[in-house]
RNA sequence: GCCUUCGUGGUGUAGUGGUCAGCACGCUCGACUAGUAACCGAGAGGUCGUGGGUUCGAUUCCCGUCGAAGGCG
Numbered sequence: 001g002c003c004u005u006c007g008u009g010g011u012g013u014a015g016u017g018g019u020c021a022g023c024a025c026g027c028u029c030g031a032c033u034a035g036u037a038a039c040c041g042a043g044a045g046g047u048c049g050u051g052g053g054u055u056c057g058a059u060u061c062c063c064g065u066c067g068a069a070g071g072c073g
Base pairs, nucleotide, nucleotide: 001072002071003070004069005068006067007066010025011024012023013022018056027043028042029041030040049065050064051063052062053061
């Protein structure tokens, strides 16, 4: 330098064009308990790496760019 894959709440992940972006862990509050943990209930937290394009509509498709991993030279 070239190619491929990946980037989604604090962490790990689902989501191949449309309805509110789901789930688990974690966090906060409540309930329970003599008390803690566990269990139970509720809640906060994402502008989907970033900038454009296509489309009536983009997490999803296309291009640039940034970052990570792997491969080739």
Transfer RNA from Stegodyphus mimosarum, 73 nucleotides, folded computationally. Its mean pLDDT, the model's own confidence on a scale to 100, is 83. It matches the Rfam family "tRNA". It is annotated as a transfer RNA. The organism belongs to Stegodyphus, within Eukaryota.